[in-house]
This is a predicted structure of a 710-nucleotide part of an RNA (large-subunit ribosomal RNA, domain II) from a Nitrososphaerota archaeon. Lineage of the source: Archaea > Thermoproteati > Nitrososphaerota. Model confidence (mean pLDDT): 86 of 100. It matches the Rfam family "Archaeal large subunit ribosomal RNA". RNAcentral holds the full RNA, with entries from ENA.
Context: one part of a larger RNA
RNA sequence: GCCAGGGAGUUUGCACAAGUGGCGAGGCUAAGAGCAGCAAGCUCGGAGCCUAAGCGAAAGCAACAUGCCCGCAGUGAUGAACGAGGGGCGGAGUAUGAAAGUGCUCGGAGUCACUUGUGCAAAACCCGAAACCGCACGAUCUAGUCCUGGGCAGGACGAAGCGAGGUCUUUUUGAUCUCGUGGAGGUCCGUAGGGGUGCUGCGAGCAGGCGCUCCUCUGACCUGGGACUAGGGGUAAAAUACCAAUCGUGUGCGGAGAUAGCUGGUUCCCCUCGAAAUGAGACCAAAGUUCAGUCUCACCGGAGAUGGUUUAGGAGGUAGAGUUACUGAUUUGACACGUAUGUCUCGAAAGGGACAACUGUCAAGUCAAACUCCGAAUUCCUAAACAUCGUAGAUGGUGGGAAAUGGGGAGUGGGGGUAAGCCCCGCUUCCGAGAGCGCAAAAACGCCAACUGGGGUUAAGGUCCCAAAAUGCUGACUAAGUGAGAAACUGUGUGUUCACUCUUAGACAGCGGGAAGGUAGGCUUAGAAGCAGCCAUCCUCUAAGCAACGCGUAAUAGCGGACCCGUCGAGAGUGAAUGCCGGGAAAAUGGACGGGACUAAGUCAGCUACCGAUACCCCAGACCUCGAAAGAGGGGGUAGAGGGGCGUUCUGGAUGCGUAGAAGGAAGUUCGUGAGAACUUCUGGAGCGUCCAGAAUUGAGAAUCCUGGC
Numbered sequence: 001g002c003c004a005g006g007g008a009g010u011u012u013g014c015a016c017a018a019g020u021g022g023c024g025a026g027g028c029u030a031a032g033a034g035c036a037g038c039a040a041g042c043u044c045g046g047a048g049c050c051u052a053a054g055c056g057a058a059a060g061c062a063a064c065a066u067g068c069c070c071g072c073a074g075u076g077a078u079g080a081a082c083g084a085g086g087g088g089c090g091g092a093g094u095a096u097g098a099a100a101g102u103g104c105u106c107g108g109a110g111u112c113a114c115u116u117g118u119g120c121a122a123a124a125c126c127c128g129a130a131a132c133c134g135c136a137c138g139a140u141c142u143a144g145u146c147c148u149g150g151g152c153a154g155g156a157c158g159a160a161g162c163g164a165g166g167u168c169u170u171u172u173u174g175a176u177c178u179c180g181u182g183g184a185g186g187u188c189c190g191u192a193g194g195g196g197u198g199c200u201g202c203g204a205g206c207a208g209g210c211g212c213u214c215c216u217c218u219g220a221c222c223u224g225g226g227a228c229u230a231g232g233g234g235u236a237a238a239a240u241a242c243c244a245a246u247c248g249u250g251u252g253c254g255g256a257g258a259u260a261g262c263u264g265g266u267u268c269c270c271c272u273c274g275a276a277a278u279g280a281g282a283c284c285a286a287a288g289u290u291c292a293g294u295c296u297c298a299c300c301g302g303a304g305a306u307g308g309u310u311u312a313g314g315a316g317g318u319a320g321a322g323u324u325a326c327u328g329a330u331u332u333g334a335c336a337c338g339u340a341u342g343u344c345u346c347g348a349a350a351g352g353g354a355c356a357a358c359u360g361u362c363a364a365g366u367c368a369a370a371c372u373c374c375g376a377a378u379u380c381c382u383a384a385a386c387a388u389c390g391u392a393g394a395u396g397g398u399g400g401g402a403a404a405u406g407g408g409g410a411g412u413g414g415g416g417g418u419a420a421g422c423c424c425c426g427c428u429u430c431c432g433a434g435a436g437c438g439c440a441a442a443a444a445c446g447c448c449a450a451c452u453g454g455g456g457u458u459a460a461g462g463u464c465c466c467a468a469a470a471u472g473c474u475g476a477c478u479a480a481g482u483g484a485g486a487a488a489c490u491g492u493g494u495g496u497u498c499a500c501u502c503u504u505a506g507a508c509a510g511c512g513g514g515a516a517g518g519u520a521g522g523c524u525u526a527g528a529a530g531c532a533g534c535c536a537u538c539c540u541c542u543a544a545g546c547a548a549c550g551c552g553u554a555a556u557a558g559c560g561g562a563c564c565c566g567u568c569g570a571g572a573g574u575g576a577a578u579g580c581c582g583g584g585a586a587a588a589u590g591g592a593c594g595g596g597a598c599u600a601a602g603u604c605a606g607c608u609a610c611c612g613a614u615a616c617c618c619c620a621g622a623c624c625u626c627g628a629a630a631g632a633g634g635g636g637g638u639a640g641a642g643g644g645g646c647g648u649u650c651u652g653g654a655u656g657c658g659u660a661g662a663a664g665g666a667a668g669u670u671c672g673u674g675a676g677a678a679c680u681u682c683u684g685g686a687g688c689g690u691c692c693a694g695a696a697u698u699g700a701g702a703a704u705c706c707u708g709g710c
Stems, first nucleotide, its partner, number of pairs: 001710006011122013026050003032044004054061002064090001067089004074082002091106006125265002128262001132255006143229009152219001154189003157185001161181008193216003198212002201210002231247001233243002268645006278292002281290003295401006304389003308386008320374001321372002327368003331364006338358002341356006407431010436447003451621007461611003464596003470608001472607006483598001489583003493580010510567005516540003521535003546561001549560003623634004646699001648696010664683008
């Protein structure tokens, strides 16, 4: 890992609800007892419980077996009317109150049993802690200690003491030096032994080994045997180390099925409906629970309901807009005012001046979520009409059962943030719980809501090939493979539109020629001659020619330009708007329009066909709800609620099958929406069904599930 077998909402008590049944103003017995082929059961037993009256804290007091009206179902020549249940008045009881009034209650339905659902208590659907407490067992491991034994190659250094000699000293003595002797030491090197530093080596050898390297090796050394200390205790050269592969409190058993708001798992089918991830709610609460909202089921009730559209009457201060209509902000300029203030400045000072600032006015200009002289669209309320739903019973009410209370995406309106596949809100919608088709792939983007089978038509999106359908039609644009990622900014790329100017009295561009004289204008200056600078900027001849637009010179000169003529011969120039396109354009393996490829198979405008979903239509069939029927309506679905079934084992009753072959096994056929059922053949060799009731250790793929096998 696979297979087989095992494996999880049970039981009792109490309570609530529904269903079924018995009796009914009553209902039921409990313990116990009697009877019984002491079997099933039958009969006693009224103690007690619930109900039949409520209100009040209590003392206590104590109610309509109907007076009036409406009215569903129903009855009724279906016409009036009556009308169980139901409702409204009126009335009553009680508490309170001075009263008015207010609260609860009153015109007779309960009770017992069984079944199902749920709650609470219990282990309470199953498995799962780490822990806590009690009583025992452990020092053959290890820590320390005690008793008694054992062990430590070789080498090095050479302490004290002692001896001899020298020197000093006052004889002795003493001090000191040298040589010798000696052999100390938690000394040194290094075996055995002990250890375990680094390689973070090797490692199928090992719950820490092997190798190399390394530390220690007469000591606080190593070691055999025998003893002692025990769990909040020991022992500890102290690391919360060690106390039998177990230590921040050992191990075994017990309390014990501890508890777990946490994780995992929880076993057959079909049908109907179908959620929530919200609330400034509450909670030692945020992994949970509770209340409400939202889902489901049953009952009550009996006629209206409303999310749509239109109209009418109201509500409002958003978008926008505005700013001498308020509040506040704000740019530039001008003016006024005055100066306590600042800076600068003139002055010896007094004081003066300028600018700034402040205040006001004016002109022009700009703003506001917490500004508004204004002010929509949407929206909301009320009413009516239409529409839709509803007596096949809606809206509403009562009760049983839930789940959920981690949400998320998109569009839009906002808040926070540089931003985010970011955080927080409102509205709508989708995913969640939604399949199908399209977007290459893709929870929430587009189309569209899937009972089953068959046929057809479309939607979004597509129609060259992959790949179903047009290499379709008309007219444009693009040359960038733009298409097939992006901004400010930018482009004599190219198309379109508009306006103005020039132009056969010849424009624009090119080419040829002219571009003069007064004069080198005056001033300045070393010089200043069109061209350093300042001032002025005239006149003449002309087709035209500047007291000069640029280069240039020390200054001249020189070269262009304006301007004019000739040549040429038809458009040229400027501005604005706009379509497509280029640049701007950098990311980590090689590379993406889905790919191939495409000059359309790109883009824009228009047209006609076709393809294309579980959508829509048609045919057939099964099912659900309502209904007597005819018929009408219906169909995705997680959590979850509800309904109906299949199968397993056993029990009672009824009825069958079986050695002429039961159950079980193998292979197949048929039937059923399905769980499943029936049959055939082979095998097997003795039991097994069906129907009606009933009872359950009743259904397996998952739980790092348990046991076994392979």